[in-house]
Transfer RNA from a Candidatus Acidiferrales bacterium, 72 nucleotides, folded computationally. The organism belongs to Candidatus Acidiferrales, within Bacteria. Its Rfam family is "tRNA". Rfam describes the family as follows. Transfer RNA (tRNA) molecules are approximately 80 nucleotides in length. The same sequence occurs in records of 2 taxa. The sequence is in RNAcentral, with records from ENA and MGnify.
RNA sequence: GCUGCCGUAGCUUAGUGGUAAAGCACGUCCUUGGUAAGGACGAGACCGUGGGUUCAAUCCCCACCGGCAGCU
Numbered sequence: 001g002c003u004g005c006c007g008u009a010g011c012u013u014a015g016u017g018g019u020a021a022a023g024c025a026c027g028u029c030c031u032u033g034g035u036a037a038g039g040a041c042g043a044g045a046c047c048g049u050g051g052g053u054u055c056a057a058u059c060c061c062c063a064c065c066g067g068c069a070g071c072u
Base pairs, nucleotide, nucleotide: 001071002070003069004068005067006066007065010024011023012022013021018055026042027041028040029039030038048064049063050062051061052060
């Protein structure tokens, strides 16, 4: 330098055109003599950045940024 894949909550992942789901972690409460375990409820991401297409974009297209792998 070229090619491919990935970037979504604090972490690990799902979702793939109609404003996003779960587990762990976090908060409140219940249970216990107390802790742990368990249970109920809740908060938390406008989806790497900027453009384009579309009535509508996390999703499709382009560029850039970052990471991984391969080729030279």